[in-house]
RNA sequence: UAAGUAGAAUAAAUAAUCGCGGCUGACAGUACCGAAAGGGGUCAGGUGAGGAAAGUCCGGGCUUCACAGGGCAGGAUGCCAGAUAACGUCUGGUGGAGGUGACUCCAAGGACAGUGCAACAGAAAUGUACCGCCGGAGAAAUCCGGUAAGGGUGGAAGGGCAGUGUAAGAGACUACCGCUUUCCUGGUAACAGGAAGGGCAUAUGUAAACCCCAUCCGAAGCAAGACCGAAUAGAAAACAAUGUGGCUGCCCGUCACGUUUUCAGGUGGGUCGCUUGAGCCUGCCGGCGACGGCAGGACUGGAUAGAUGAUUAUUCACGACAUAACCCGGCUUAUCGUUCUGCUUAUCAC
Repeated sequence: UAAGUAGAAUAAAUAAUCGCGGCUGACAGUACCGAAAGGGGUCAGGUGAGGAAAGUCCGGGCUUCACAGGGCAGGAUGCCAGAUAACGUCUGGUGGAGGUGACUCCAAGGACAGUGCAACAGAAAUGUACCGCCGGAGAAAUCCGGUAAGGGUGGAAGGGCAGUGUAAGAGACUACCGCUUUCCUGGUAACAGGAAGGGCAUAUGUAAACCCCAUCCGAAGCAAGACCGAAUAGAAAACAAUGUGGCUGCCCGUCACGUUUUCAGGUGGGUCGCUUGAGCCUGCCGGCGACGGCAGGACUGGAUAGAUGAUUAUUCACGACAUAACCCGGCUUAUCGUUCUGCUUAUCAC
C1' cells in the first nucleotide's frame, strides 16, 4: 500500500424567532370550568425519541385472578462448565464443518423401544443374485446351488484396506485403521491420550417425521390494576298527604308519579399506576471472559386524540433506516455515510 477479518463510536453543525408537551420556582389562591373529585391563571428558568423507539420472537419485574398434593394433555429447550433477576441470551471450553490465515458456522441427546418415509434409477432400499465368478445337471438352450471379491444403478448397497484361505467367496481367520466394551492417565466436565478385549447379525439414511429420554413452564396483561366518584337500576329509615302531572279549557273517567337522609354500587369524568432504574458514566479491585464488588458523579419525554415542529441566516461530506405509549435484559430485521482500534494475508522499502 492492497485485500480481508473481528469490534467500537457517531447518526449534519451553530444561532435567532414562532409554536407545542412536561417540569421547577415566584406571584395570585380571588375570578373561571365542574355536583364533586379535580382542572385551570401570570411571569421567569430549564427541558423534550432511537440505535434500532420497529418486529412483538424469547426472558423477567410489576398487577389481578387461580393455586393442599399428585397425574394427564400441551408447549419449549437439548455437548460441558459458568454468567444472570431470568432466558431459547451471553462468556469460556469440547467435538464437528469451512477458510492459506485472522476468523466464521453448527437445535451438537436417542435410529439395538416402536411406527412411518426414502421420488427416479437399480435385480435388490432391508434381508436382495441383473451381469460376473465357482460347483453340479444337461447334447445344447437352459436349470439347480454357492458367492457381495469385481461390474453396473443410486445421495446411500450392509465396516475399509492388504493378506491367509477357498471350488469361487465370505471377519471364516490375521495385521493396521474404524467401530464398540472395560480399564488406566490427564481434565471440574464435555472430552483427549493410552492399554487390553470383542470379529462387527449392533448390518443405510431420516427424530426442525411421529416418538422415546431428561430438564423447565399456572393464566391474562398497564385497555393490567388501585382509589375518588355525577348519572341510571337498587336497599333501609324518617316524613308528608289525597295531592301533582298528561289525555284536556272544565267535569267524569283513565294513566303516570312521592320528599328527605343514609347505605350499596359503579357509568361518563378524575387521580394514581407513570418513569430513580436488576438502569447510566468514571475510577479502583476480583475474574481469561460474560460479569461481580466498592467509591464518586450525573439524573431533566410521560402524553391520553396523543407534544418533540416550522421559518430565517451561515457552513459542510448535503444527511439513511425510522417516531416513545408501564418498565427493563436479549434476539431478529432495516440503515446514507464518516471515524477509530486489534488482528491476518500478500507485495514493496529500510
Record summary
Bacterial RNase P class A from Blautia sp. An81, 350 nucleotides, folded computationally. The gene name in the source record is rnpB. The same sequence occurs in records of 2 taxa. The coordinates come from a structure-prediction model, not an experiment, and the mean pLDDT is 76.